Predicted 3D model of a 529-nucleotide part of an RNA (small-subunit ribosomal RNA, 5' domain) from a metagenome. Model confidence (mean pLDDT): 88 of 100. RNAcentral holds the full RNA, with entries from SILVA.
Context: one part of a larger RNA
RNA sequence: GAAUCAACGCUGGCGGCGUGCCUAACACAUGCAAGUCGAACGAGAAAGUGGGGGCAACUCCAUGAGUAAAGUGGCGACCGGGUGAGUAACACGUAGCUAACCUACCCUCAAGUGGGGGAUGACCUGGGGAAACCCGGGCUAAUACCGCAUAACAUCCCGAUGACUCAGGUUGUUGGGAGCAAAGGUCCGCAAGGACCGCUGAAGGAGGGGGCUGCGGCCGAUUAGCUAGUUGGUGAGGUAACGGCCCACCAAGGCUUUGAUCGGUAGCCGGCCUGAGAGGGCGCACGGCCACACUGGCACUGAAACACGGGCCAGACUCCUACGGGAGGCAGCAGUGGGGAAUUUUGCACAAUGCCCGAAAGGGUGAUGCAGCAACGCCGCGUGAGGGAUGAAGGCCUUCGGGUCGUAAACCUCUUUCGAUCGGGAAAAACGGGCGGGUGAAUAAUCCGCUCUGAUGGUACCGGAUGAAGAAGCCCCGGCUAACUACGUGCCAGCAGCCGCGGUAAUACGUAGGGGGCGAGCGUUGUUC
Numbered sequence: 001g002a003a004u005c006a007a008c009g010c011u012g013g014c015g016g017c018g019u020g021c022c023u024a025a026c027a028c029a030u031g032c033a034a035g036u037c038g039a040a041c042g043a044g045a046a047a048g049u050g051g052g053g054g055c056a057a058c059u060c061c062a063u064g065a066g067u068a069a070a071g072u073g074g075c076g077a078c079c080g081g082g083u084g085a086g087u088a089a090c091a092c093g094u095a096g097c098u099a100a101c102c103u104a105c106c107c108u109c110a111a112g113u114g115g116g117g118g119a120u121g122a123c124c125u126g127g128g129g130a131a132a133c134c135c136g137g138g139c140u141a142a143u144a145c146c147g148c149a150u151a152a153c154a155u156c157c158c159g160a161u162g163a164c165u166c167a168g169g170u171u172g173u174u175g176g177g178a179g180c181a182a183a184g185g186u187c188c189g190c191a192a193g194g195a196c197c198g199c200u201g202a203a204g205g206a207g208g209g210g211g212c213u214g215c216g217g218c219c220g221a222u223u224a225g226c227u228a229g230u231u232g233g234u235g236a237g238g239u240a241a242c243g244g245c246c247c248a249c250c251a252a253g254g255c256u257u258u259g260a261u262c263g264g265u266a267g268c269c270g271g272c273c274u275g276a277g278a279g280g281g282c283g284c285a286c287g288g289c290c291a292c293a294c295u296g297g298c299a300c301u302g303a304a305a306c307a308c309g310g311g312c313c314a315g316a317c318u319c320c321u322a323c324g325g326g327a328g329g330c331a332g333c334a335g336u337g338g339g340g341a342a343u344u345u346u347g348c349a350c351a352a353u354g355c356c357c358g359a360a361a362g363g364g365u366g367a368u369g370c371a372g373c374a375a376c377g378c379c380g381c382g383u384g385a386g387g388g389a390u391g392a393a394g395g396c397c398u399u400c401g402g403g404u405c406g407u408a409a410a411c412c413u414c415u416u417u418c419g420a421u422c423g424g425g426a427a428a429a430a431c432g433g434g435c436g437g438g439u440g441a442a443u444a445a446u447c448c449g450c451u452c453u454g455a456u457g458g459u460a461c462c463g464g465a466u467g468a469a470g471a472a473g474c475c476c477c478g479g480c481u482a483a484c485u486a487c488g489u490g491c492c493a494g495c496a497g498c499c500g501c502g503g504u505a506a507u508a509c510g511u512a513g514g515g516g517g518c519g520a521g522c523g524u525u526g527u528u529c
Stems, first nucleotide, its partner, number of pairs: 001529004006525005013381006019374002021339001026337003030334003035075003040072002048063006082292003092216007101209003106205003111200003114148001116146002123138006155178010184197005218264003225255003230252006237245001267289004271282004294315005317328004345371001347370003353367001354365004384414004394405004418470001420466003424462002429456001432452007473518005478499003484513005494501002
């Protein structure tokens, strides 16, 4: 000098865009953060309103409404969001390999969707419990569950034959055999039938993922030896899949001064900072990958998890309890306590973008879009412009002549950015949806008309009125280093980055005047080059 997720001191007008717990991966009150589908299925309220009956209490009917809430089932919940604890590792980066693999939804192509069965939740009912919830009996549905039929490709077995390979083996063609599927719903139609959405199994694709390998990137030798599933083989198991992944047996190997092992530190990268570069430092925000979700372990479901807002066990902690037993997990968004030099609102909206569900309408979304707070950073703008000497007053200095603050002020003329106040106009961001119509084979696509839809927000922006009106500080002035005098103080009080100042004339302390630097900031401290 540059930089900073900064903090501290003094000061502080506006806007745009960013950024905002680096510490305790400490503990968390409260609310919200993952639902959706009635076009898979069975069932199905209440309040209210209207009417009737009754002296009244009350009761009946209709509506509310096939609505709400709940249940079975499907898809999603494995994405998105957070954090950086652990990890020195195929975790990451890069280049390859997978003839050793998987892939829900989506796209392409071809085939099929026949006929049966038994349950169960909700519900009714009996019981237990303070609760969480649990146990028994009974009824019922499905795109839930289970047989049967049919079935090609794939798979397996047997036979024939070709190609590749040292071999093990891999693969193509062909014949025979074994064995494996399914679910319906909505609409149109008198019907036959058709349309759309699904369902089953096969092949291919896209995107996604698993696995393996070469190379690359920290410190310590005051860590020198490490290793028994250890290294390899055979077989069996397991997996989507290779593999000592797991197991039985056999062999005795494997790694290491080119640093094994051990210890310390650390998520990795694109990048960021600095620097002429080489290099050094860093890994906040944004993007990719990884790991984790109170701590440790485990599996279940599923295409995918060993699963942040799922399950089980153990542990620590907190809470409820009728003491028998239960409930919980903010490293999601806000917010609280605590720690700390230090880090924000318990905001608005799904209008847009994206994601999930749905045929759609639509629903959900603390992702996201916005707003709020903070000079935390970068950038932009303003705090006025022109004129104005008798060089006013006043301050300071003075050799007492004067010098200086200084065109600075006053005063005159003018402007009104930005902000404020008053009043006016006013967005883009909107694509899309509904209804009707045209075209069309069409419910697709497209066109026309009407209509609905914006959190931000009456915001940005435009124009009017008012009036110089509302807006300057901070650090420094001995040398380095740009900027000097006076007074006070008297090795005191104090300053200080280094050299050093201060003991009676201190440009170095304190104050003042003046001056220098930067400017809504200026200094200090920490850290990096």